[in-house]
The RNA shown here (transfer RNA) has 74 nucleotides and comes from Nocardiopsis chromatogenes YIM 90109. The sequence was found in a public genome assembly. Rfam family: tRNA. By type it is a transfer RNA.

RNA sequence: GGGGAGGUAGCUCAGCCGGUCAGAGCAGGGGACUCAUAAUCCCUGGGUCGCGGGUUCGAGCCCCGCCCUCCCUA
Numbered sequence: 001g002g003g004g005a006g007g008u009a010g011c012u013c014a015g016c017c018g019g020u021c022a023g024a025g026c027a028g029g030g031g032a033c034u035c036a037u038a039a040u041c042c043c044u045g046g047g048u049c050g051c052g053g054g055u056u057c058g059a060g061c062c063c064c065g066c067c068c069u070c071c072c073u074a
Stems, first nucleotide, its partner, number of pairs: 001073007010026004019057001028044005050066005
């Protein structure tokens, strides 16, 4: 240089076919339980969906450019 996969909450990831409110688990905060801790249970905050444009009535999802990570190849 060429090809491929990926980038969504603090972390690991889902979100297929464009519209329901952007979600789950873990972690965090509060509470219950306990002599206390752990475990368990209940409640709860948290997001420029990598960045910039485009298409569309409407984009995490489609199109273009760029950035970053990983793999293959030379």
The coordinates come from a structure-prediction model, not an experiment, and the mean pLDDT is 80.